[in-house]
Context: one part of a larger RNA
RNA sequence: CUUUCGUUUAGGAACUCGGCAUAUUAGCCCCGUAACUUCGGAAUAAGGGGUGCCUAUGGUUAUACAUAGGUCGCAGUGAAAUGGCCCUCGUGACUGUUUAACAAAAACACAGGACUCUGCUGAAAUCACAAGAUGAUGUAUAGGGUCUGACGCCUGCCCGGUGCUGGAAGGUUACGUGGAGAGGUUAGCGCAAGCGAAGCUUUGAAACUAAGCCCCAGUAAACGGCGGCCGUAACUAUAACGGUCCUAAGGUAGCGAAAUUCCUUGUCGGGUAAGUUCCGACCUGCACGAAUGGCGUAACGACUUGGGCGCUGUCUCAACCAUAGACCCG
Numbered sequence: 001c002u003u004u005c006g007u008u009u010a011g012g013a014a015c016u017c018g019g020c021a022u023a024u025u026a027g028c029c030c031c032g033u034a035a036c037u038u039c040g041g042a043a044u045a046a047g048g049g050g051u052g053c054c055u056a057u058g059g060u061u062a063u064a065c066a067u068a069g070g071u072c073g074c075a076g077u078g079a080a081a082u083g084g085c086c087c088u089c090g091u092g093a094c095u096g097u098u099u100a101a102c103a104a105a106a107a108c109a110c111a112g113g114a115c116u117c118u119g120c121u122g123a124a125a126u127c128a129c130a131a132g133a134u135g136a137u138g139u140a141u142a143g144g145g146u147c148u149g150a151c152g153c154c155u156g157c158c159c160g161g162u163g164c165u166g167g168a169a170g171g172u173u174a175c176g177u178g179g180a181g182a183g184g185u186u187a188g189c190g191c192a193a194g195c196g197a198a199g200c201u202u203u204g205a206a207a208c209u210a211a212g213c214c215c216c217a218g219u220a221a222a223c224g225g226c227g228g229c230c231g232u233a234a235c236u237a238u239a240a241c242g243g244u245c246c247u248a249a250g251g252u253a254g255c256g257a258a259a260u261u262c263c264u265u266g267u268c269g270g271g272u273a274a275g276u277u278c279c280g281a282c283c284u285g286c287a288c289g290a291a292u293g294g295c296g297u298a299a300c301g302a303c304u305u306g307g308g309c310g311c312u313g314u315c316u317c318a319a320c321c322a323u324a325g326a327c328c329c330g
Stems, first nucleotide, its partner, number of pairs: 001325002004322001006320003010316002014314001019311001027051005036041001038150001052071007072076001084309004090303001091301002096108002112148007125134003151296004156226003161223002163219005170214003176208002181203005188195002227245005254288001255285001266282005
């Protein structure tokens, strides 16, 4: 000096990213117990008092237990084991699950909600070349897929684009049917140039012809989207109001410097002697917003923010004891 353990004057978080770690608390009995709340909880809330042994009385089959009196110690849950507590924000409702071996969480799941597919001789969906199988020895109160995520109050506008569903008048459109016409060959005709039947062969126009696409509608708890400029009120400021351009429609309720705010340590208030964090407001939302859910919410959390009481070697500032090393001798 290191490991592990124990003790410490005065102070008590001054340590530190942060009370990390330590310490405090602790069992049982009695008293007492707030906000809030889904009336179940919160709650062992918080905060107090008691606790050994002996005797008597009550009580018991006997203990236990209760009351009264006495008595010992520094200390009576005498050792061990055995909650520190409170206020507050965020987030996820909850119990659960997860990166075996750096992440346990606000991630996943969840009950609940919604949309959509599926009418059964092979459902839809899935595995397979097929046979066959799961779904299911089920039948729409069933089964599959997707999103959201208890509960409460709610879930606005847009169908122009993409997707899906439905429609069929017209346009376009494949194979196929069709066969107008054209070319090659040559019997024949012709003095020649050339013409040229049938057959064979190489091609091949019009016309007919499905779904799809174009087209017409519907659909956003489908993928998604939800404006700009200018002016205006009898102080000023602001603009209920007006004008104009564009759009499919221009963000409703609620929330808001937020797990989202760049400027920013925004401004005001609270807390501190002093607060880039925190809480409450404001709204100028760079770039919240309604099942990629919005806003609340009791209970719950080895989650997370800030504060307080208690407590302590975390610290001021270190000291000592023990233990195993290191070190010295051998």